[in-house]
Predicted 3D model of a 266-nucleotide part of an RNA (large-subunit ribosomal RNA, domain VI) from an Actinomycetes bacterium. The coordinates come from a structure-prediction model, not an experiment, and the mean pLDDT is 88.

Context: one part of a larger RNA
């Protein structure tokens, strides 16, 4: 830009893509078959594999702004206690959040129409002929069923709600300007979302992000002091002290104040 008026939500589905694998036991049953060996179909059931999709409870991996231990050394006036560098110094754990080894579920059933093939009546041709009229089964394949995109489907569709019928100019008529309306968008906070755009939540009538407080959840018992030990240390205050991303509170910081597009219906 279309969609013959502007919006805002929610359907339809022409069409369009995915999916569509398979295996190994178990009953039936050591039954039908077979002299024996051996050994079913039809049918129910149970576990996989690989290969998909979706997620993070469980395990497991990362986890460079998270706790701890510790080594050289610098520095802070020493001591004690810290904090740089040294692959994140090394090393033991680890929340989020990202993933697979993990968790969860998938192929299906069924309909119609057929292939090979099997039929049914049934004549050309007094028989026989599944075929010539007619007519019925039959496949993992076709086409519906299932999942997702879908009205630029220019053949632009539908349903509900909302805005209204405005000024000025014009050969008063299609058109042109303008300021609005519903609404939208710029702008700001941001992540369930992202290359950028976009979506999505939030903007004071406010929990959207940050700080604060609370809780989870890690780490594993902070410093200070006291006691005991010559002493390295050990015990007590102390399940302490710390603490990214988690889940809540809470207006303390910042989302101010504003601007800008948008119909008047051939």
């Nucleotide at each position: 830009c279309g969609u013959a008026g502007g919006a805002a939500a929610c359907c339809u589905g022409a069409g369009g893509a995915a999916g569509g694998c398979u295996g190994u036991c178990c009953c039936u049953a050591g039954u039908a078959c077979g002299a024996g060996a051996g050994g079913a179909c039809c049918g129910g059931g149970a576990c996989g594999g690989a290969c998909g999709u979706a997620g993070c409870u469980c395990u497991u991996g990362u986890g460079u702004g998270u706790c701890a231990g510790u080594u050289g050394u610098u520095u802070c006036g020493c001591c004690a206690g810290a904090a740089g560098c040294a692959u994140a110094g090394c090393u033991g754990a680890u929340u989020a959040g990202c993933a697979a080894c993990c968790u969860a579920c998938g192929g299906a059933a069924g309909g119609g129409a057929u292939a090979a093939g099997c039929g049914c009546u049934g004549a050309a041709a007094g028989c026989a002929u599944a075929u010539a009229a007619g007519u019925g089964c039959g496949a993992a394949g076709c086409u519906c069923u299932u999942u997702c995109c879908a009205a630029g489907a220019u053949g632009a569709g539908g349903u509900u709600u909302c805005c209204c019928a405005c000024u000025g100019g014009g050969u008063c008529a299609a058109c042109c300007a303008g300021g609005u309306a519903a609404g939208g968008c710029c702008c700001g906070u941001g992540g369930u979302a992202g290359a950028c755009g976009a979506c999505c939540a939030c903007g004071u009538u406010g929990a959207u992000a940050g700080g604060c407080c609370g809780g989870a959840a890690g780490u594993g018992u902070a410093a200070g002091u006291g006691c005991g030990g010559c002493a390295a240390c050990g015990c007590a205050u102390u399940c302490a002290g710390c603490u990214g991303a988690c889940c809540g509170g809470u207006a303390c910081u910042a989302a101010u104040c504003g601007g800008c597009c948008g119909a008047g219906g051939a």

Lineage of the source: Bacteria > Bacillati > Actinomycetota > Actinomycetes.